[in-house]
Molecule: transfer RNA
Organism: Thermoplasmatota archaeon
RNA sequence: GGGGCGGUAACUCAGCUGGGAGAGUGCCAGACUGAAGAUCUGGAUGUCGCCGGUUCGAUCCCGGUCCGCCCCA
Numbered sequence: 001g002g003g004g005c006g007g008u009a010a011c012u013c014a015g016c017u018g019g020g021a022g023a024g025u026g027c028c029a030g031a032c033u034g035a036a037g038a039u040c041u042g043g044a045u046g047u048c049g050c051c052g053g054u055u056c057g058a059u060c061c062c063g064g065u066c067c068g069c070c071c072c073a
Base pairs, nucleotide, nucleotide: 001072002071003070004069005068006067007066010025011024012023013022019056027043028042029041030040031039049065050064051063052062053061
């Protein structure tokens, strides 16, 4: 330098023939307990890496770019 894959909540990840942003763990509150743990219920949390484009509408499509891993040179 060329190519492939990945970047989504605090963490691990799902979600895509374009229209609701989600799960588990963690965190907070309540129930339970002498207290705690476990369990149950509820809750908060995101500029979907960044910039631009297409579209009525983009996590999803297109271009550029940054970071990580792998392959080729």